[in-house]
Context: one part of a larger RNA
Molecule: small-subunit ribosomal RNA, 5' domain
Organism: Acidimicrobiia bacterium
RNA sequence: GGACGAACGCUGGCGGCGUGCCUAAAACAUGCAAGUCGAACGAGGUCCAUCCAGUGGCAACACUGGGGAAGACCUAGUGGCGAACGGGUGAGUAACACGUGAGGAACCUGCCCCGAAGACCGGGAUAACCCUCCUAAAGGAGAGCUAAUACCGGAUGUCCCCACCGGAUCGCAUGGACCGGUGAGGAAAUGGAUUCCGCUUCGGGAGGGUCUCGCGGCCUAUCAGCUUGUUGGUGGGGUAACGGCCUACCAAGGCAUCGACGGGUAGCUGGUCUGAGAGGACGAUCAGCCACACUGGGACUGAGACACGGCCCAGACUCCUACGGGAGGCAGCAGUUAGGAAUCUUGCGCAAUGGGCGAAAGCCUGACGCAGCAACGCCGCGUGGGGGACGAAGGCUCUCGGGUUGUAAACCCCUUUCAGUAGGGACGAAUCAAGACGGUACCUACAGAAGAAGCCCCGGCCAACUACGUGCCAGCAGCCGCGGUAACACGUAGGGGGCAAGCGUUGUCC
Numbered sequence: 001g002g003a004c005g006a007a008c009g010c011u012g013g014c015g016g017c018g019u020g021c022c023u024a025a026a027a028c029a030u031g032c033a034a035g036u037c038g039a040a041c042g043a044g045g046u047c048c049a050u051c052c053a054g055u056g057g058c059a060a061c062a063c064u065g066g067g068g069a070a071g072a073c074c075u076a077g078u079g080g081c082g083a084a085c086g087g088g089u090g091a092g093u094a095a096c097a098c099g100u101g102a103g104g105a106a107c108c109u110g111c112c113c114c115g116a117a118g119a120c121c122g123g124g125a126u127a128a129c130c131c132u133c134c135u136a137a138a139g140g141a142g143a144g145c146u147a148a149u150a151c152c153g154g155a156u157g158u159c160c161c162c163a164c165c166g167g168a169u170c171g172c173a174u175g176g177a178c179c180g181g182u183g184a185g186g187a188a189a190u191g192g193a194u195u196c197c198g199c200u201u202c203g204g205g206a207g208g209g210u211c212u213c214g215c216g217g218c219c220u221a222u223c224a225g226c227u228u229g230u231u232g233g234u235g236g237g238g239u240a241a242c243g244g245c246c247u248a249c250c251a252a253g254g255c256a257u258c259g260a261c262g263g264g265u266a267g268c269u270g271g272u273c274u275g276a277g278a279g280g281a282c283g284a285u286c287a288g289c290c291a292c293a294c295u296g297g298g299a300c301u302g303a304g305a306c307a308c309g310g311c312c313c314a315g316a317c318u319c320c321u322a323c324g325g326g327a328g329g330c331a332g333c334a335g336u337u338a339g340g341a342a343u344c345u346u347g348c349g350c351a352a353u354g355g356g357c358g359a360a361a362g363c364c365u366g367a368c369g370c371a372g373c374a375a376c377g378c379c380g381c382g383u384g385g386g387g388g389a390c391g392a393a394g395g396c397u398c399u400c401g402g403g404u405u406g407u408a409a410a411c412c413c414c415u416u417u418c419a420g421u422a423g424g425g426a427c428g429a430a431u432c433a434a435g436a437c438g439g440u441a442c443c444u445a446c447a448g449a450a451g452a453a454g455c456c457c458c459g460g461c462c463a464a465c466u467a468c469g470u471g472c473c474a475g476c477a478g479c480c481g482c483g484g485u486a487a488c489a490c491g492u493a494g495g496g497g498g499c500a501a502g503c504g505u506u507g508u509c510c
Stems, first nucleotide, its partner, number of pairs: 001510004006506005013381006019374002021339001026337003030334003035081003040078002043075005051066006088292003098216007107209003112205007120154004129144001131142004159186002162183006169176002191197002218264003225255003230252008267289004271282004294315005317328004345371001347370003353367001354365004384414004394405004418451001420446005428437001454499005459480003465494005475482002
């Protein structure tokens, strides 16, 4: 000098764009943050015509009650898809976690796209509902009825899988791909709507995931030896799959001064800051990957989880209780308490973008889009412009002549950015409708210099000097150093210098 997610002191006009718990991965009141589909299914509810009864009326008809088709709407339950995404945090992790480059002849893949083939015949349940019962609650038990794109059995088999046999071929090893034959096994919802959407099997794709390896990136030797599923083999199990991943047996190996093992620290990267570069430091915001979800462990469901707003067990904590037993998890968005030098609103909207479900209308979406608060940062603008005295007053100083503040002010002539008031008023919606932002941005008119300047410094480094007070006191200070009676260094004033809605200080990095 530059930089900052900063803080502190003094000060503070406006706008745009960003950023905002770095500390206690501490504890959390309250609300919201994941639902959707009635075009899968039964049932229930609301509305409702003809109709029936009553009342009024001569009648048409009106009113009240009952009943309720087709249909419309709603939804607790069964069922489907989603809930594994999106959002948060950085605790743990020195590891194939990450980055990069390869490999899988050892793998999986819902929704989506392409291609081929198919969907035949049956069955038994169960929630909802109704009845009975237990319980303070959370909730639960028994009996009866019913549906499906829920569940189950059989058939068929383009094909798939497995075993055996034969042929021909390829590879870096285990081995792979192809053709033919025989045998065993394996599907479905012809369902819902009447543009279509679904179901099953197989092959391929896209995207996603998973595994293995080379290389790369912290400190410590005041850590020198470490290891028994340890290293390898065989059989078996397990997995989507390879593998000590697990297990039985066998062998005795494996790693290490090119730093094993141990200890400390730490999420990694694209990048950010600095620097001429090499390098050094860092890893907020944004983006990719990983890990975690009160702490520890476990599996279930599923294409996918060992699952933040799912389940079970244990623990700590908090809450309810009729003492028998129950409920909870903000490192989602706001917000509270605590900690701290320190970090925001319990806002608006699904209008846009994106996501889930749905045929669609649409519903949900604290993702997101916006608004609010904060000079926290960057950038832009303003606080007026021109004229105006051998120079007012006042202040300071003085050798008392003067000098300086100073064209500064007053005064004259102008202008009106921004702020203010009033009128008009969007783009963002491609697409009939629909705009949170927002009566915002922007445009026009009006009035009036009107509402808008501070902070630090002035001994040298370092730009800017005098007076008074003080008297090694009070104090200053980044270093050198100032102050003990003439202090340009302390305090105040005048003047000056620097930067400016900021200026200084502190901390950290280069």